[in-house]
Context: one part of a larger RNA
């Protein structure tokens, strides 16, 4: 490079924005770069194809003819691609009117519970386990009532539910703010899709500085268990868990399924919106669009299964794979305060 692939066999970048690049709706005209045809030049010899000949044949050799190109010049064709110009509205965007939502940021507020402190009642136990012990308690615990402090998380509602690009988002109120959806079909007129490099976001843990510290709890200590027990169980307990600022940049970051567009039976449930029928009215019922699930036809699949939310049928663009181990290691580069991340081999071996 070609070919075949990427849900589970190796393989979809964690997610988005997006430059270059690749690809690109309907229609008219021009040009003729790509494309196609013809002519000319050139394409050494050998080789290749072919016709004939020479060694007894063949291989081999000789002679003639032909083919052979990302090549050059000229003449022509104009469907497609391209370029330029004009037009269109279906793709896309905007506008107007609506309703839905744990989407994001900040501020303020609330109740339940745990712990601690103070006071009251009260007395010998509490706690914990498979059973115990360590531990706590006559300096009065546990239990119970009242008061206070402080931090973190928000029961019920809650859903097979909603929102977000993903990570993720849940007490309440206010302020600021992003996106999607529906209706109208008013405006622009291809303005689109994808995207190497790049930029941004990115759970938890971890790191730096400052604060905070109720709970839980790596490390650690003790008690058990055990042959041992650097564990599982128990009593404690520090980082951390929380906030601010800055790093880190990884996960089974999963739907183990890249994004976009088009086409291809249905059934059922549910969230948001519109239209209709009906009604006193709400429902119910019919229907259109968007989302989230389940079950299934064709089709696909090695099977499992997927199946209008495709893993079906096609198109465009990107990423990735190419036997197991060695190894996501070594070396080098880049990034990082570090931890480490990213890129990423070989010898050898089966």
């Nucleotide at each position: 490079c070609u070919a075949g692939g990427c849900g589970u066999a190796a393989a979809g970048c964690g997610u988005g924005g997006g430059c270059a690049g690749g690809c690109g709706g309907c229609u008219c005209g021009a040009u003729a770069a790509g494309u196609c045809u013809c002519u000319u030049g050139u394409g050494a010899a050998a080789g290749c194809c072919u016709u004939g000949g020479g060694c007894u044949u063949a291989a081999c050799c000789c002679a003639g003819g032909g083919a052979g190109g990302c090549c050059a010049a000229g003449a022509g064709a104009u469907a497609c691609u391209a370029u330029c110009g004009g037009g269109c509205u279906u793709g896309g965007a905007u506008g107007u009117g609506g309703g839905a939502g744990a989407g994001g940021a900040g501020a303020c507020u609330g109740g339940a519970a745990u712990u601690c402190c103070c006071g009251g009642u009260g007395u010998a136990g509490c706690g914990g386990u498979g059973a115990a012990a360590u531990g706590c308690g006559u300096u009065g615990a546990u239990a119970u009532c009242g008061g206070g402090a402080g931090g973190a998380a928000c029961a019920c509602c809650a859903a097979u539910g909603g929102c977000g690009a993903a990570a993720g988002c849940a007490a309440g109120u206010c302020u600021c703010u992003g996106g999607a959806c529906c209706a109208c079909c008013a405006u622009c007129g291809a303005c689109g899709c994808u995207c190497a490099u790049c930029c941004a976001c990115g759970a938890a843990a971890g790191c730096u500085g400052g604060g905070g510290g109720a709970u839980c709890a790596a490390a650690c200590a003790g008690g058990a268990u055990u042959a041992g027990a650097u564990a599982c169980c128990c009593u404690g307990g520090u980082a951390g868990u929380c906030c601010c600022a800055g790093c880190c940049g990884u996960a089974a970051a999963c739907g183990a399924u890249g994004c976009u567009c088009a086409u291809u039976a249905g059934g059922u449930a549910u969230g948001g919106g519109g239209g209709g029928u009906a009604u006193c009215g709400a429902c119910c019922c019919c229907u259109c669009c968007c989302g989230u699930g389940c079950c299934g036809a064709c089709g696909c699949u090695a099977a499992c299964g997927c199946a209008u939310u495709a893993a079906a049928u096609g198109a465009g663009c990107c990423g990735c794979c190419u036997g197991g181990g060695g190894a996501g290691u070594a070396c080098g580069g880049c990034c990082g305060c570090a931890a480490g991340g990213u890129u990423g081999a070989a010898a050898c071996u089966c």

Description
Small-subunit ribosomal RNA, central domain from an Elusimicrobiota bacterium, 350 nucleotides, folded computationally. It was read from a public genome assembly.